The RNA shown here (transfer RNA) has 74 nucleotides and comes from a Parcubacteria group bacterium. The coordinates come from a structure-prediction model, not an experiment, and the mean pLDDT is 80.

RNA sequence: UGGGGAGUAGCUCAGCUUGGUAGAGCGUGCUCCUCUGUGGAGCAAGGCCGGCGGUUCAAAUCCGCCCUCCCCAA
Numbered sequence: 001u002g003g004g005g006a007g008u009a010g011c012u013c014a015g016c017u018u019g020g021u022a023g024a025g026c027g028u029g030c031u032c033c034u035c036u037g038u039g040g041a042g043c044a045a046g047g048c049c050g051g052c053g054g055u056u057c058a059a060a061u062c063c064g065c066c067c068u069c070c071c072c073a074a
Stems, first nucleotide, its partner, number of pairs: 001073007010026004020057001028044006050066005
């Protein structure tokens, strides 16, 4: 320098192809069960999707540029 992949909740990831209210598990908080909780059950909080623009009635999703990390080539 070129090519490819990844960036979404505190962590690990799904959702993107086929645009239409943002999800799961773990973790955290509360409540209950229980002699106790390191076990079990229920509920809740927590992100406007790496950044800036564009297209659209509507963008995590499509398009452009940029940033960070990983792999390959030179």
Its Rfam family is "tRNA". It is annotated as a transfer RNA. Rfam describes the family as follows. Transfer RNA (tRNA) molecules are approximately 80 nucleotides in length. Rfam links the family to the GO term triplet codon-amino acid adaptor activity. The sequence was found in a public genome assembly. Lineage of the source: Bacteria > Bacteria candidate phyla.